[in-house]
RNA sequence: GAUAAAGCCAAACCACGAGUGAUCGUGGGACGGAAAGCCACGGGUCCUACUGGGAUGGCCGGGUUGCCGAA
Repeated sequence: GAUAAAGCCAAACCACGAGUGAUCGUGGGACGGAAAGCCACGGGUCCUACUGGGAUGGCCGGGUUGCCGAA
């Protein structure tokens, strides 16, 4: 952070599998994305078998690593 180029990721939905669930994995699929790479540290939201435990990084902040790059 360009109406550039190369490559990258992959929402909804579908199939199969895991889980009580939020949701996740694999394949198909592309709505989108410049960190839509990674980390649950703070906040938010959500689930639960709720003194507890969990999901979400494609909700925001923060940390950390990183491709290309004109004027």